Context: one part of a larger RNA
RNA sequence: CUCUUGUUAAGGAACUCGGCAAAAUGACCCCGUAACUUCGGGAGAAGGGGUGCCUCGAAAGAGGCCGCAGAGAAUAGUCACAAGCGACUGUUUAGCAAAAACACAGGUAUCUGCGAAAGCGAGGGCUGACGUAUAGGUGCUGACGCCUGCCCGGUGCUGGAAGGUUAAGGGGAAGUGUUAGGGGAAACCCGAAGCAGAGAACCGAAGCCCCAGUAAACGGCGGCCGUAACUAUAACGGUCCUAAGGUAGCGAAAUUCCUUGUCGGGUAAGUUCCGACCCGCACGAAUGGCGUAACGACUUGUGAGCUGUCUCAACAGGAGGCCCG
Numbered sequence: 001c002u003c004u005u006g007u008u009a010a011g012g013a014a015c016u017c018g019g020c021a022a023a024a025u026g027a028c029c030c031c032g033u034a035a036c037u038u039c040g041g042g043a044g045a046a047g048g049g050g051u052g053c054c055u056c057g058a059a060a061g062a063g064g065c066c067g068c069a070g071a072g073a074a075u076a077g078u079c080a081c082a083a084g085c086g087a088c089u090g091u092u093u094a095g096c097a098a099a100a101a102c103a104c105a106g107g108u109a110u111c112u113g114c115g116a117a118a119g120c121g122a123g124g125g126c127u128g129a130c131g132u133a134u135a136g137g138u139g140c141u142g143a144c145g146c147c148u149g150c151c152c153g154g155u156g157c158u159g160g161a162a163g164g165u166u167a168a169g170g171g172g173a174a175g176u177g178u179u180a181g182g183g184g185a186a187a188c189c190c191g192a193a194g195c196a197g198a199g200a201a202c203c204g205a206a207g208c209c210c211c212a213g214u215a216a217a218c219g220g221c222g223g224c225c226g227u228a229a230c231u232a233u234a235a236c237g238g239u240c241c242u243a244a245g246g247u248a249g250c251g252a253a254a255u256u257c258c259u260u261g262u263c264g265g266g267u268a269a270g271u272u273c274c275g276a277c278c279c280g281c282a283c284g285a286a287u288g289g290c291g292u293a294a295c296g297a298c299u300u301g302u303g304a305g306c307u308g309u310c311u312c313a314a315c316a317g318g319a320g321g322c323c324c325g
Stems, first nucleotide, its partner, number of pairs: 001320008010311002014309001019306001027051005036041001038143001052065005066070001078304007085296002090102002106141007118127003144291004149221003154218002156214005163209003169203002176196003181190003222240005249283001250280001261277005
């Protein structure tokens, strides 16, 4: 010097990103216990008191004894207030992440009438299910409470079938090659049938175009100008565009750039925190919105207790390091 353990004056978080670590609390009995609440909880809330041994006594109890100390050692909740997120118990990155992520009961949409839909397999076949729409599959949301606005123009899906387009196929017109024959002095010209090749019109489904519906389908949810008898602001008006122009609720938020916004609270002092405001760069309603008791090795702020975290270090025990053998 390192590791580890113990103790520490006065102070008590001044440490630090942060009370990380440590300290503190701790058992049983009695008293007592708030807001809030889904009436179950919250709750071991919080906060107090007691605890040994001997004698007498049925007990209740009374009297006495010892120690600094009687749950005498060891094992054995710290608590409170506020906010965010997720309802909850669960699950997860075996070896950096346990969470606000996943799941969840509940909600909802959609498919499926049974040889179901869906899935696996080359197939036989199997799962679904020895189930049958109070069932099964898939997607989204995620207890509960109050709710879930407007847009179907685009994309998707569903339905429709009048018209347009349209494949294979059907169809076979005109024309072409060949030539028996005919014409011609010849070159060459014409050329039936057959065969060959090529092939127009026309007839051809679904799909697409088209017409509707559908947003708890994918998604989307405006701009400019003016206006009130102080000023300011604009209930109001005008205009352009759109499929429709963001409703309720919430809002500097896990979302706010400007920003340490402004005001209030807490502190002597607060870029964090809480309550408001609304000018929402760029919240918003099942990619759910806003609340919410209980719950959380979650995250944030505050307080009490407690402490070597610190002011500021000291001492002691153990194990190493170092020296000799």

This is a predicted structure of a 325-nucleotide part of an RNA (large-subunit ribosomal RNA, domain IV) from a metagenome. The full RNA is in RNAcentral, with records from SILVA. Its mean pLDDT, the model's own confidence on a scale to 100, is 88. It matches the Rfam family "Bacterial large subunit ribosomal RNA". Rfam links the family to the GO terms ribosome and structural constituent of ribosome.